[in-house]
RNA sequence: CACCGACAACGGCAAACCAGUCGAAAGGCUGGGACGCAAAGCUACAGGGCCUUUCCCUUCGGGGUGGCAGCCAGCUGCCGAA
Numbered sequence: 001c002a003c004c005g006a007c008a009a010c011g012g013c014a015a016a017c018c019a020g021u022c023g024a025a026a027g028g029c030u031g032g033g034a035c036g037c038a039a040a041g042c043u044a045c046a047g048g049g050c051c052u053u054u055c056c057c058u059u060c061g062g063g064g065u066g067g068c069a070g071c072c073a074g075c076u077g078c079c080g081a082a
Base pairs, nucleotide, nucleotide: 004080005079012037013036017032018031019030020029021028022027035070041075042074043073047072048071049068050067051066055064056063057062
């Protein structure tokens, strides 16, 4: 340095659910709350995949618009035994 990941250290994040709020929805944000996470940090204009269907287009098959990074992926990164 790379791989790797302890019932290690210092710390971090926060699923479901609840309340408020925005949205047509998926879902987002804030607070509570912890199922989990070594990238559960960042990226949705590299790509695959999934969810939604207000509006637009359509050859009626679908496409665009919206969303998910805690599905894969890309980029970056703390600590340190075996």
Overview: A computed fold for an 82-nucleotide RNA, annotated as c-di-GMP-I riboswitch aptamer. The coordinates come from a structure-prediction model, not an experiment, and the mean pLDDT is 84.